[in-house]
RNA sequence: GAGGGUGUAGCGAAGUUGGUUAUCGCGACGGCCUGUCACGCCGUAGAUCGCGGGUUCGAGUCCCGUCACUCUCG
Numbered sequence: 001g002a003g004g005g006u007g008u009a010g011c012g013a014a015g016u017u018g019g020u021u022a023u024c025g026c027g028a029c030g031g032c033c034u035g036u037c038a039c040g041c042c043g044u045a046g047a048u049c050g051c052g053g054g055u056u057c058g059a060g061u062c063c064c065g066u067c068a069c070u071c072u073c074g
Base pairs, nucleotide, nucleotide: 001073002072003071004070005069006068007067010026011025012024013023019057028044029043030042031041032040050066051065052064053063054062
């Protein structure tokens, strides 16, 4: 330099043919329980989807550019 893959909550993932409220587990916080902790049960907060544009009535999803990591080729 050329091409491919990945990027979604603190961590790990799902997300269907584009469809309106982005889901799950762990973790965090609060409550119940207990003499205390843990376990268990209930609840709450937390991601505008790497970043910037475009298409569309509507984008995590499609298109363009760009960044990071990673793989292959030279």